[in-house]
Molecule: c-di-GMP-I riboswitch aptamer
RNA sequence: UUUAGUUCAAGGCAAACUUAUCGAAAGAUAAGGACGCAAAGCCAUGGGUCUAAAGAUCGGAAGAUAUAAGACUGCCAGGUUGCUAGA
Numbered sequence: 001u002u003u004a005g006u007u008c009a010a011g012g013c014a015a016a017c018u019u020a021u022c023g024a025a026a027g028a029u030a031a032g033g034a035c036g037c038a039a040a041g042c043c044a045u046g047g048g049u050c051u052a053a054a055g056a057u058c059g060g061a062a063g064a065u066a067u068a069a070g071a072c073u074g075c076c077a078g079g080u081u082g083c084u085a086g087a
Stems, first nucleotide, its partner, number of pairs: 001087005012037002017032006035074001041080003045077003048072003056065003
C1' cells in the first nucleotide's frame, strides 16, 4: 500500500426497551440490556433528518406560521487516527 475480517487469536462498541437524572422539545448521560457494527473510534466541514424554548410575524385571547444559535456521525459523503490476519 492492498485484500479480508465469516473466522483462528486478542479484544472493542452497543439499537430497541426499562429505570434514574438533565432538557421546552429533539435529545443527552448513567446502570441494566443486545438489534446490529471492521471504524457503530474521533471531528457538525458539505448534504440530509429531528426539534422549536426564547425572540419574530399574525391574532382580542386561545393558538398558528416560518426560523437553529439546539440536536442526530447507528443517514450519506469528507477529514483524521487505529486492531487482527494474509499478500